RNAcentral holds the full RNA, with entries from ENA.
Predicted 3D model of a 355-nucleotide part of an RNA (large-subunit ribosomal RNA, domain IV) from an Actinomycetota bacterium.
Its mean pLDDT, the model's own confidence on a scale to 100, is 88.
NCBI's taxonomy places the organism under Bacteria, Bacillati, Actinomycetota.
Context: one part of a larger RNA
RNA sequence: CUCUGGUUAAGGAACUCGGCAAAUUGCCCCCGUAACUUCGGAAGAAGGGGGGCCUCCGUAGGGUGACGGACCUCGCGUCCCGAGCUCGAAGAGGCCGCAGAAACCAGGGCCAAGCGACUGUUUACUAAAAACACAGGAGCGUGCUAAGUCGCAAGACGACGUAUACGCUCUGACGCCUGCCCGGUGCCGGAAGGUUACGUGGAGGGGUUAGCCGCAAGGCAAAGCUCCGAAACUAAGCCCCGGUAAACGGCGGCCGUAACUAUAACGGUCCUAAGGUAGCGAAAUUCCUUGUCGGGUAAGUUCCGACCUGCACGAAUGGCGUAACGACUUGGCUACUGUCUCAACCAGAGACUCG
Repeated sequence: CUCUGGUUAAGGAACUCGGCAAAUUGCCCCCGUAACUUCGGAAGAAGGGGGGCCUCCGUAGGGUGACGGACCUCGCGUCCCGAGCUCGAAGAGGCCGCAGAAACCAGGGCCAAGCGACUGUUUACUAAAAACACAGGAGCGUGCUAAGUCGCAAGACGACGUAUACGCUCUGACGCCUGCCCGGUGCCGGAAGGUUACGUGGAGGGGUUAGCCGCAAGGCAAAGCUCCGAAACUAAGCCCCGGUAAACGGCGGCCGUAACUAUAACGGUCCUAAGGUAGCGAAAUUCCUUGUCGGGUAAGUUCCGACCUGCACGAAUGGCGUAACGACUUGGCUACUGUCUCAACCAGAGACUCG
C1' cells in the first nucleotide's frame, strides 16, 4: 500500500451523478394511529410505554373432566355438581447491573410526483423495467367435413368442442369518456357498362410441287402436308358504383375588427376528404428554455403548483383521472451515520524482507 472486519472527538450528506456504501430501526405485549379510499384497505401507518430475577397470591380467567346426582323414548344418551391435573394474565412488595427482546437472529420512517392497475414474466453469461403477460373492452372471420394450422398426400390439431364455441388482430383493472374525415390505401357488397388471359374460331397470308406457260433463264400454281393468323365469342381481376376508421391512416392558411392599451366573441377570403371536439399541456412529448409566476432552499438547469406562445399532446398505435401494489424513476423531510470536513487506531489475510 491492497483486501475483509471493528471502533472513533466535534460536526452530521458539507460526500457524490445519486445517501452508493455504511449506520439507524428490528422481537413480543399494551396504548395509539392521518390524508385518501374501489370501504377491503392505507396500517406494523406515524408516535409512545412495558419486558430480568425473588417473595406473596398460582388469584381472575381458559382447557380437560374423575366421583356423585337428576331425567330417561335405556343409550358409547341428555343435563347438573365439580375433585384432580394443566395453561395462566394481572396485582402487591423486594433484589442486582451501565444495560433485563442483555448474545445470535431480528422492518428505518414520512411527504409529493411520473409510469405501469394489481400477483406474475423476461434478455441462462452486462438491462427485471415504464418492456411482456394479465383479467376486462372491442373488431373481424367461422354453421361444422367450421374457419384457421401442419403435411406432397393419407392424416392430424382445432375438438370427441359447436357461435355463452373456436381462430386472428388491437386495447389493457376500475371510473368518466372515446369527437370530425371514406378523398388515398385496405377490406366488404354490387353487377349495367369499359378493359382483359387461356380457349373456341377461322377471314386472309406464307412454304412445298403434280401440272401449265416458256427455246432457255424463269414464271404461274391445284390437292395434300405444313407455318402464320384478322373479326367474333369468352372468367376473375382492374376501371366503375356504394359501404366501412376500437380498418391503415388524416384531422389548415392569410387579412381585418370592441370608446386607454392589449386581445378578438365577430367578419372577409383561399384551400381541403375533413380541418383536432372533451380532456390534458414547457409533459418519459417544449427547440427557443434555466419560458414566466408561485412554493420549497441562505442560495434550486432538478422538483411541486399554475399559466398556455402545444418547434412537434389528444381520444382503444386509446384520452384524462385513480385507492391498492412496485428490488421501477424523480424531488423533499426526519432519524442515523467515517459518505464527507480529515483522518486515526485495532484485528485478520496479502504485498514486502529473510528462509